[in-house]
């Protein structure tokens, strides 16, 4: 740093349907049909670094293990409605 997995960003019903998946069908890489709006951003495991430590090793080094890699702060998430939360007014 990527990927996975987790956790967190209050929470529910409904709609549409892009990726995507899954079926068929085609062989144009399309076409129909079902799923389908936490896919996002933070954090974490893991993974890599940094230090110590014990053993093994002729040298290089190698296994294990413990610490660290911070500390504040969120910021959003088609559309329609509800509930909860806070703030102001009456």
């Nucleotide at each position: 740093c990527c990927a996975u997995c987790c956790g967190a960003g209050g929470a529910g019903c409904g709609u549409u349907g892009c990726a995507g998946u899954u079926c068929a069908c085609a062989c144009c890489c399309g076409u129909g049909a079902a799923c389908g709006a936490g896919g996002c951003u933070c954090g974490g495991a893991c993974c890599c670094g940094g230090u110590g430590g014990c053993u093994c090793a002729c040298c290089c080094g190698a296994u294990c293990c413990a610490c660290c890699g911070c500390a504040c702060c969120a910021a959003c998430g088609g559309c329609g409605c509800u509930c909860a939360c806070c703030c102001a007014c009456u």
Molecule: SAH (S-adenosyl-L-homocysteine) riboswitch aptamer
Organism: Rhodoferax lacus